RNA sequence: AACGCUGGCGGCGUGCCUAACACAUGCAAGUCGAACGAGAAAGUGGAGCAAUCCAUGAGUAAAGUGGCGACCGGGUGAGUAACACGUGACUAACUUACCCUCGAGUGGGGGAUAACCCCGGGAAACCGGGGCUAAUACCGCAUAACAUCGAGAGAUCAAAGGAGCAAUCCGCUUGAGGAGAGGGUCGCGGCUGAUUAGCUAGUUGGUAGGGUAAUGGCCUACCAAGGCUGAGAUCGGUAGCCGGCCUGAGAGGGCGCACGGCCACACUGGAACUGAAACACGGUCCAGACUCCUACGGGAGGCAGCAGUGGGGAAUUUUGCGCAAUGGGGGAAACCCUGACGCAGCAACGCCGCGUGGAGGAUGAAGCCCCUUGGGGUGUAAACUCCUUUCGACCGGGAAGAUAAUGACGGUACCGGUGGAAGAAGCACCGGCUAACUCUGUGCCAGCAGCCGCGGUAAUACAGAGGGUGCGAGCGUUGUUCGGAAUUAUUGGGCGUAAAGGGCGCGUAGGCGGUGCGGUAAGUCACCUGUGAAAUCUCUGGGCUCAACUCAGAGCUUGCAGGCGAAGCUGCCGUGCUGGAGUGUGGGAGAGGUGCGUGGAAUUCCCGGUGUAGCGGUGAAAUGCGUAGAUAUCGGGAGGAACACCUGUGGCGAAAGCGGCGCACUGGACCACAACUGACGCUGAGGCACGAAAGUGUGGGGAUCAAACAGGAUUAGAUACCCUGGUAGUCCACACUGUAAACGAUGAUUACUCGAUGUGUGCGAUAUACAGCACGCGUCUUAGCAAAAGCGAUAAGUAAUCCACCUGGGGAGUACGCCGGCAACGGUGAAACUCAAAGGAAUUGACGGGGGUCCGCACAAGCGGUGGAGCAUGUGGUUUAAUUCGAUGAUACGCGAGGAACCUUACCUGGGCUAGAAUGCCCUUGACAGAUUCAGAGAUGGAUUUUUUCGCAAGAACAAGGAGCAAGGUGCUGCAUGGCUGUCGUCAGCUCGUGCCGUGAGGUGUUGGGUUAAGUCCCGCAACGAGCGCAACCCCUAUUCUUAGUUGCCAGCAUGUAAUGGUGGGGACUCUAAGAAGACUGCCUGCGCAAGCAGAGAGGAAGGAGGGGAUGACGUCAAGUCAUCAUGGCCCUUACGCCCAGGGCUACACACGUGCUACAAUGGCGUCUACAAAGUGUUGCCAGCUGGUGACAGCGAGCCAAUCACAAAAAGGACGUCUCAGUUCGGAUUGCAGGCUGCAACUCGCCUGCAUGAAGUUGGAAUCGCUAGUAAUCGUAGAUCAGCAAUGCUACGGUGAAUACGUUCCCGGACCUUGUACACACCGCCCGUCAAGCCAUGGGAGUCGGGAGGACCUGAAGCCAGUUGCU
Repeated sequence: AACGCUGGCGGCGUGCCUAACACAUGCAAGUCGAACGAGAAAGUGGAGCAAUCCAUGAGUAAAGUGGCGACCGGGUGAGUAACACGUGACUAACUUACCCUCGAGUGGGGGAUAACCCCGGGAAACCGGGGCUAAUACCGCAUAACAUCGAGAGAUCAAAGGAGCAAUCCGCUUGAGGAGAGGGUCGCGGCUGAUUAGCUAGUUGGUAGGGUAAUGGCCUACCAAGGCUGAGAUCGGUAGCCGGCCUGAGAGGGCGCACGGCCACACUGGAACUGAAACACGGUCCAGACUCCUACGGGAGGCAGCAGUGGGGAAUUUUGCGCAAUGGGGGAAACCCUGACGCAGCAACGCCGCGUGGAGGAUGAAGCCCCUUGGGGUGUAAACUCCUUUCGACCGGGAAGAUAAUGACGGUACCGGUGGAAGAAGCACCGGCUAACUCUGUGCCAGCAGCCGCGGUAAUACAGAGGGUGCGAGCGUUGUUCGGAAUUAUUGGGCGUAAAGGGCGCGUAGGCGGUGCGGUAAGUCACCUGUGAAAUCUCUGGGCUCAACUCAGAGCUUGCAGGCGAAGCUGCCGUGCUGGAGUGUGGGAGAGGUGCGUGGAAUUCCCGGUGUAGCGGUGAAAUGCGUAGAUAUCGGGAGGAACACCUGUGGCGAAAGCGGCGCACUGGACCACAACUGACGCUGAGGCACGAAAGUGUGGGGAUCAAACAGGAUUAGAUACCCUGGUAGUCCACACUGUAAACGAUGAUUACUCGAUGUGUGCGAUAUACAGCACGCGUCUUAGCAAAAGCGAUAAGUAAUCCACCUGGGGAGUACGCCGGCAACGGUGAAACUCAAAGGAAUUGACGGGGGUCCGCACAAGCGGUGGAGCAUGUGGUUUAAUUCGAUGAUACGCGAGGAACCUUACCUGGGCUAGAAUGCCCUUGACAGAUUCAGAGAUGGAUUUUUUCGCAAGAACAAGGAGCAAGGUGCUGCAUGGCUGUCGUCAGCUCGUGCCGUGAGGUGUUGGGUUAAGUCCCGCAACGAGCGCAACCCCUAUUCUUAGUUGCCAGCAUGUAAUGGUGGGGACUCUAAGAAGACUGCCUGCGCAAGCAGAGAGGAAGGAGGGGAUGACGUCAAGUCAUCAUGGCCCUUACGCCCAGGGCUACACACGUGCUACAAUGGCGUCUACAAAGUGUUGCCAGCUGGUGACAGCGAGCCAAUCACAAAAAGGACGUCUCAGUUCGGAUUGCAGGCUGCAACUCGCCUGCAUGAAGUUGGAAUCGCUAGUAAUCGUAGAUCAGCAAUGCUACGGUGAAUACGUUCCCGGACCUUGUACACACCGCCCGUCAAGCCAUGGGAGUCGGGAGGACCUGAAGCCAGUUGCU
C1' cells in the first nucleotide's frame, strides 16, 4: 500500500505504483496607446413632428502593424547502459536577450505594407484581386573605433524614437568588463547474461575544404590501414541518474514515491523556421494512426498543465476559493495575466497529540459462566453518592499573517460563557514458538493452519459462550524489502566420509616471491588548500499549549582534485650476496620407457601308435563329444597368447600404468663432494601433451577366454545366476575416442611441530653386529585438529602462496544452443515443476535364509495319541420370531458355564404395570397378609370371609395410598478406567546412587576368563556399592525321635465268639497330629588359583536344588473382562425399566477344535477270588430284610460320623469258553415296555429290561503329549446339583515302562559380536510396470501476430545548391 471488521476530535504530511490508454467541458500566457495608423456599439443627455443630427459613452471595446514574453513556471518517466547521471578537472576551442558598471554615438533621406474600403471564391476553415495609410516595421547614404579582417598599408560595419510645460526620464546603436545562465571535452564511479567471442568502411588516423557560437569524421574529397576486445569489445535483457529513503552493530542489501538537482519526452515518426537561447507540451510543415465537422469539394484536434470523464485495476481526491501572501511575464506607472502558488474540500493512507470521565462504593446485587454443589468468576465492575467538563454542541468576543492600502483562508486560530457524564471502543488472539483456559456443540465431518500440526465421542488447536491476554481510533490479513542468514562468508564459510580437488603433467598471461646497500616517491602516511548545493541525518538552541511539524547554528558529507613533506614496508631503478633453484664430478638401485631378438611350461588343433565304451558336466541332470574309435596315454608337428616359483603393506613412474631372458637406444629420482651460475623461484585461467577398460576406422592375426547368439537345465515365469557351444572382441601396426569408485574418494609448493617400531636404496666403517645421516615405503602414538568415526612429520596439526571446485533434495549431468568426434558419445550446462526434507558420523534397540557360546520334551531316541469311524461337547457358518452375550494365532473353541425342561435368562412372541419388582426420608390412613371362590395361559383383577400388633402416652413395627428427593438398565464405550487375569516365562534378567568416559544420545558397572538351574559364585577390571528378580525362609511328601493315645492300633497278657480289637487291658507297632533331628560338597580321592566339577567313593532313609506345590522382576501384547464387582462419560425413562405365559439358548446341507468308545485274543464273555487312597453325608448317606430280570420300590437299624453309611475298588489272580469272523469284536441307531426326580420330562432329562446291531479291520498330508513312580493303563471320590445330558473339570490312589548318540537341523529363549536405507522396529522398509480418473505439457495438415536483421521498390515535408536568380 490494498482488503476485512470497526470508527470521536485536531495538527502536520501524503494521495494512478496499472493503460506514455482515449479524452466531453472550463480554465492553465499574456501584456504594452509613454512605438504606430485606425476606431465602434448599447446606453444616457439635448435638438427636431419625424427621418435624423449633436454631445456623451470614448480615443473605451474589439481587431491590426510593431516590441517584449511565450524556450520560465507546471507535468510525466516512454525512451536511454549513454559523458545520460554523479564527482573532479579543462575550454587560449565558445555563446549569452533582459540586469549592473564604464566608454563612444544617436546626422540626413527613401520606398512599401497590414488594419480600413471595394470586388470575388468557399458549406466552413480560410483565400485571391484592386485601392488608401503610419511607425521604435523595412532599406540605402553619411559618420567609424579601444570592434572585425590584415604582416602592414589599409579596408569593412551602426542607430529610433517616445513621454513630459520643463528639469529630465525611458529607449536605440556600437564597444569593454561583471553577474547569472548555457554549449563542448576529459579522468574516475555506479546493472545483468560468455548457452553473446570476436566487432568495426566514416570504421581509426592524416591533409585540404565545408559547417557551427565553438573543437571534432560533425560533413565532403583524397591518402594511409588502422581502431576496440578476456581488466569482457560486439550483441541480448533490464533500467531515467543523483542528493537521498528503508534495513543493518558495521560492511553491506533493497529502493529512487513525496521534496531538491540533472536528463529525456509532449498522439507516433521526421523536419526545419523564428529567436539571445527551441529543432519548441498549450508554435509551424510533412507522413501515420485515431477522434470530430462537412454542402463530400475539403477542414479541425492532441490534458505525461489544474480540475474532471471513460477505461484498466486490489487501488489513489474537488469540473472548489483567491491572486491577500511568495514568485513570474508585460508595462514609465496605474494595472492586467498567472490551476505557479496560497488556501479550502475528500480519504484513519501515514506520523503526532487528545478524549470516551474522576473519587468513593459489598465478604460482593441481578444476569451470565464454571462447579468437587461447599462455592468460585465477571467484580469496585454496575447500581448508588460526591465531583469535574478536556474534545464535541450552543451563545458571544475575535487576531497575527501587511511597518501605508489590499486577507482567499475566515467569523478561522484563540479567548470567554451555558448545560450535562452527558455525544464518543473496537479489533485480533488465548496448543508450542508467544502474553493469555474453561464449558458446550461437532465427531478425520464441519472446519483450522505462519511452521510443527489439530479434528475418528471427554478437542485449552474446529464453532459458540464465559473468562483472559495484547494493542487501541484503530486492530487484523495479504503483498513487498532488509534483518535474523557466518544461508555467497571483504569484515566473515567451506571442499577425505555431509555439496565440493580438475584423471595427470608441461607451460602462457596473471598472482605471489630469499638477502645487503644506494636512489626514486607510484602505492602508503602526515599537514594544508579547493570542492563535496540546499533539504535530509546527528547535536545544541528557538517557534506553534506538548508532540509530529518547523526555524537557526554547529557537526557530518567517510569522496575527488591540488600543494608541501616523510621514507620503515610494497613497487620501480642500480649494484652486490649464497642459503632457494640450477650446473658440474663420482657412484650405486630399480617390472621407468621404446625397438629388435629369444626360451620353456601349459591350453587348443593336426598326424601317427596303444586302447575300449564311455567321456564331459552338475546340487542333481541334460544339451554336447564318442564304435566313422572319443576320454585316457605315448610320439611328432602347427599356431597364438600369457610369463608359475622368485613375489615382498618390495621397487620404478606425473598419472594411466610397468613382471620370462638378452641386446641396442633413452627419461627420471637418489647419495657423496662443494668446483660453477647468482633468485634464474612457486603456482598456473586459457593452451598443449599423456591418459585403464570398453568402443571406432584400415590392414594383419586368431591358441585361450568370451558380450551378442543358440541349445540344455532351474523356475510360477527365468530374455538371469549353473552347464554345453559360440561371434565380435581379447593380440599386433597405424589412426581416433578422452572417459572410470581415473580413489589416499585427501590439488601443487615451502617452512615448522613429542616419540616408538619395521622395511627398500645409498653414505661412513674390516664387517651380513651396530648407532648415525639422506631419500622412499608402512604400522602405532603425543600435542593439536575433527560433527564424530578418525588424522597425526607421507597431517585431515600450525602458517604462507597460487589454482580448481561447492552453496537443500529431486527434475539432471537431463533439455536447448554451441564446440569436439567417423560414430558411439564427450565437454559446457539450465528452467518449469515438485518435496520438507535429502545427507554425514555415531547411539540404543529390533531384525538377518550373519558369526560365536548356551538352554528348553525344541529336535533327535522312544512310548502313547489326534487327523479316518460312531457318539459327546464347544466354535464357525447357515437357519430362525429368537437361535441372548462375551472369548478368536500361539495366549478363543469340554472357554465365562463347578451342571439352560420352568426358574436360571440377559433373547423372541404375546399379555400386563408406570414413583414402578427392592431401599432411605416425609405426609395421610389402619390395615395388609391369610383362607375360600370366580375370570384368565398366567401376571393380574373381582367377590366372600377374617382383620391390626407392642406401648400408659409420646411413638414404634408392619401395610396401603400420596408428593418429591430419588429408582431401574446383563443399554454403549475394556480404545476413558479401577480391580482381577492370560502370555512371553519360573525365562534370568531389569534397574538405581556416586564416580569415571563421551559435545551428546549414551557407555561403564551388567563386558572379559571360568562356573552354575540361575546377573549362582570366583578371578580380573574405572569402577565402588545397592535395589527388584534367582536362591533361601512357607506347605505337602520320603527317614528317625519325642509327646499324646479316641472313634484309630493289637505285639505281649487275659477273656469271648461260628467269625470279627468283640471285650478287659496296653502304647510296643501301624496310624493320627504337634514338636524336633537330618543334607552342608561336611568327609575322602583326582582336577582346578578359586568358585566349582568328577567318582556304581565312604557314611546315610535321602547326595549334590531328594520329589512336588505355593511364590511370577522391569515390562510387552491400547491382550481379556463395563455380562462377577466397582466406576467416568454417553444413552433409555407409559421404556433399552419391571411382572407373567409360551418359545428359544438343544435348530442342521456343512467346516474345525477338545474328548469318549472302538476296531479286538496282551482281547470279549461267564464263575470264583485279593489289595487302596482321598473324600462326602441330616431337605443327607442309607446297612439289613422283602419284592422286582433290572432301574428301583416297600419296610427299616445306625450315623451330625478316625465310631455308621456311600463302598463293589478296578486293572490283577484262578478256572472255563470264544479262534480271526464285521465275529460271543464294536456298540451307534431305532422299536416296545418300564423306573426315578420334579408343578411339569412334547419341543428338551437320566436310568433299566427286551429287541434291533450302523460305521468301524489301526486311520492321507499333517500334528500333539510325555524324561520316572513319569508316559501308558485301571478304577475311586468331590464340587455344581430336585434331576441330568459328566465321556467334562478338580482331586485320589493301583499296576507301571521305553529312550536320550547328541545339538547339524525345526520352534522358542539368554549373552557377546557384526551389518542395516528398519524404529507402529522384517507381518519393517521399498522399486518399477500396469489399470482407472483428472491436470499440465508435448506432437500435429496448417494458420495468425510481435521483435530483430538482410536485400529491394516508391519516396513527403524540410535544409542546401541552381540563386548576386525571378518578382

Predicted 3D model of a 1367-nucleotide RNA (small-subunit ribosomal RNA) from an uncultured bacterium.
It matches the Rfam family "Bacterial small subunit ribosomal RNA".
The coordinates come from a structure-prediction model, not an experiment, and the mean pLDDT is 85.
RNAcentral holds the sequence, with entries from ENA.